[in-house]
Context: one part of a larger RNA
């Protein structure tokens, strides 16, 4: 683990309600008790008027003390105005007030039985403590004491006194032997129980076994018998140790069914509706009240997060700096302050920065506004939907839930984030199933009554894998990518002469760009400065001249010149070249530990933008047939017919109607020509089960109409038992 039996809302008493039944202004009988019954009993009968509710209320009391109808609306009806029930007035009781004025009650329905649902008291739906208290039982285990008993090889060591011998003036000392002390020492038996942290760890054993591992061994030693201390007690060289495998209070029966706001279970079936995880105040794993479900009942005409329009309120988002407060520069002003410099024998003065003010031009706010949406609310008014097949709305009965959750849906607050934590408003998921998304509670589609057959959605079409290797245009070369987001992910800031497309604008056959080849001069070494300064250490200037064209030189280089290039210019060459602005696509940036993941396989399109036709694709849509459910008609029921709450997914939960077991009583049946039960098989029911028919079994069982329950098992580490 499996099988079988057993195994959880039952009982009384009361309230309080709802239905069906007697009787009613009344209903009831309660102890007992008679008679009948009977083997004894109990039921039904009859009697018993104590009591109990009703029938009048208000008022704290004292105590007063009410419309069996005077108008009105009006539902159901029935007929065209009438209306049971209901409402609105009015009247009336009383109580309180000076008074108005308010509160309670008043145009008569109870009350008994039974059944059904809830409270409450009781063990109270079942099992489940740690404990607490009471009365016994234990010291054959262990803790200490207490009597009487027994054990401890074998070796070292050599205290005290003694004796002897020698020194001293003594006190005494010192040598030799004798002697045998000691919680001395090695070290077996014994007794302990170190270390391997070895074995073993369903064991040999609920503390054992090995081992050349270790302590103790004349004592505070170890052990035999017997005896003694007991539960808030005891014994303890003290560990909270030990008191019979049990100790921070010992067992065993009682009190007991202790208590548990905690866990965990709670048993047959279908159909109908369906939450909550919020608010208050306790309080904080809980429970009350309201909120959100679910059944009745009353009542009678509205209702409504719908939409347009007109009004009419508002101060967000977002905008703005005029105010308010915060901020940056840029100029200007004022000189009182303050600082810094300059100036003086000190001051006076004078510059400058700064407060502080004025322009300009910038920046910014949840507690800033001269502005100012969307969206909201409120009224009208259209319309639209739903409502007499009964809407809102009001009563009553049962509830459950007070731990939520997720998200690039929008909006916030706190937090460096979080699968964070707070909150608003919609989803969704808790309670929803089905496609889809590799898999996946809440992302996408979409709300499962039972079948059949199609037809989408969302997502998808090479191969796993149902369906395009389907048309067009384009981009990538990076396996970039084959990922809506998220999820066990990915990817920044910043670069790119990778590439495509674009904007402006410049050169260009008068020959560009980029190469090669000549040319790159003269006045002059420009003045100045300097040791030197000659294009090229620094300052100053930066002219003319000859030209195709060549700088008072743009970068090396010399001490300083020298030298190499450059700018410019010419040939040769023969067609584009340069810089720029935007957006694709790709690159770099880019690191994690076994080899690894677009699901995979693999792809160069089967990627990746841009249009298109086709097919696949779900429990959605649609056909067809069936069933339930609400209503409506008919109808004496059973049940026919229709309409569809744009009916029929659901846990907590409420509420209808079955199935099925056991025993009573009526009433009808089957059995030795084979009953119950058993074991296989057919069939009917949505389903709980029902029925037949073979065999088996050998004597009892139904079936129907009322009743009454120790009445349905998969779970409770659920008991007992079997395997």
């Nucleotide at each position: 683990a499996c099988c079988a039996g057993g195994g959880a809302g039952g009982u009384c008493a009361u309230a309080c309600u709802u239905g069906u039944g007697g009787c009613a202004a009344g209903c009831u009988u309660a102890a007992g008790u008679g008679a009948u019954g009977u083997c004894a009993a109990a039921a039904a009968c009859a009697c018993g008027c104590a009591a109990g509710c009703g029938u009048a209320g208000c008022g704290a009391a004292a105590g007063c003390g009410a419309c069996a109808u005077g108008c009105c609306c009006g539902c159901a009806g029935u007929u065209u105005a009438c209306a049971a029930g209901g409402g609105g007035c009015g009247c009336c009781g009383u109580c309180u007030g000076a008074a108005a004025g308010g509160g309670c009650g008043g145009g008569a329905a109870g009350u008994c039985a039974c059944a059904g649902g809830u409270g409450u008291g009781a063990g109270a739906c079942c099992c489940g403590a740690a404990a607490c208290c009471g009365g016994a039982c234990g010291a054959u285990c262990u803790a200490c004491c207490c009597c009487u008993g027994a054990g401890c090889a074998g070796g070292c060591u050599g205290a005290a006194g003694c004796c002897u011998a020698g020194g001293g003036a003594a006190a005494c000392c010192u040598g030799g032997g004798u002697g045998g002390a000691g919680g001395g020492c090695c070290g077996a038996g014994c007794a302990a129980g170190u270390a391997u942290u070895g074995a073993c760890g369903u064991g040999c054993a609920a503390u054992u076994c090995a081992u050349g591992u270790u302590u103790g061994u004349u004592g505070a030693c170890u052990u035999g018998g017997g005896g003694g201390u007991a539960g808030g007690g005891g014994c303890a060289a003290a560990a909270g140790a030990c008191c019979a495998a049990u100790c921070u209070a010992g067992u065993c029966c009682g009190g007991u069914g202790a208590u548990a706001g905690c866990u965990g279970g709670u048993u047959c079936c279908c159909a109908a509706c369906g939450a909550a995880g919020u608010g208050g105040a306790c309080a904080u794993a809980g429970g009350c009240c309201a909120g959100c479900c679910u059944g009745c009942u009353c009542u009678g005409a509205g209702a409504u997060g719908g939409a347009g329009c007109a009004u009419u309120c508002g101060g967000u988002a977002g905008a703005g700096c005029a105010a308010u407060g915060a901020u940056u520069g840029a100029u200007g002003g004022u000189u009182a302050c303050g600082g810094g410099a300059a100036g003086u024998a000190a001051a006076a003065u004078u510059c400058u920065c700064g407060c502080c003010u004025g322009u300009c031009a910038g920046u910014c706010a949840a507690a800033c506004u001269a502005c100012g949406a969307a969206c909201g609310g409120a009224u009208g008014u259209u319309u639209a939907u739903c409502g007499u097949a009964g809407a809102a709305g009001a009563g009553u009965a049962g509830a459950g839930u007070c731990g939520g959750g997720c998200g690039u849906g929008c909006g916030u607050g706190c937090g460096u984030a979080a699968g964070g934590c707070a909150c608003g408003u919609g989803g969704c998921c808790g309670a929803a199933a089905g496609g889809g998304g590799a898999a996946u509670a809440a992302c996408c589609c979409a709300g499962a009554c039972u079948a059949u057959g199609g037809u989408u959605a969302a997502g998808g079409u090479c191969c796993c894998u149902a369906a395009a290797u389907c048309u067009c245009g384009a981009u990538u070369a990076a396996a970039u990518g084959c990922u809506a987001a998220a999820a066990u992910u990915g990817g920044a800031a910043g670069g790119a002469c990778g590439u495509c497309a674009u904007u402006g604008g410049a050169c260009u056959a008068a020959g560009a760009c980029a190469g090669u080849a000549a040319g790159g001069c003269g006045g002059u070494a420009g003045g100045c400065u300097u040791a030197g300064a000659a294009a090229c250490a620094g300052c100053c200037a930066c002219c003319c001249g000859c030209u195709a064209a060549g700088a008072a030189a743009a970068a090396c280089g010399u001490a300083a010149c020298a030298g190499u290039u450059u700018a410019c210019u010419u040939a040769c060459c023969g067609a584009g070249u340069c810089c720029u602005u935007u957006g694709g696509c790709u690159c770099c940036g880019a690191g994690a530990a076994u080899g690894g993941a677009c699901g995979g396989g693999g792809c160069u399109a089967a990627a990746u933008c841009g249009a298109g036709u086709a097919c696949c694709g779900a429990u959605a849509c649609c056909u067809u047939a069936g069933a339930a459910u609400a209503c409506a008609u008919u109808g004496a029921a059973a049940g026919a017919u229709g309409u569809a709450a744009u009916u029929u997914g659901a846990u907590a939960g409420u509420u209808g109607g079955g199935c099925g077991a056991u025993c009573u009583g009526g009433u009808u049946g089957g059995g030795c020509g084979g009953a119950a039960g058993c074991a296989g098989g057919g069939c009917a029911g949505u389903g709980a089960u029902g029925u037949c028919c073979u065999g088996u079994g050998g004597a009892c069982c139904g079936a129907u109409c009322a009743g009454a329950u120790u009445u349905g098992c998969a779970g409770a580490u659920c008991c007992u038992g079997g395997c």
A computed fold for a 723-nucleotide part of an RNA from a Candidatus Heimdallarchaeota archaeon, annotated as large-subunit ribosomal RNA, domain II. The source organism's lineage runs through Archaea, Promethearchaeati and Candidatus Heimdallarchaeota. The sequence was found in a public genome assembly. Its Rfam family is "Archaeal large subunit ribosomal RNA". Its family is annotated with ribosome and structural constituent of ribosome in the Gene Ontology.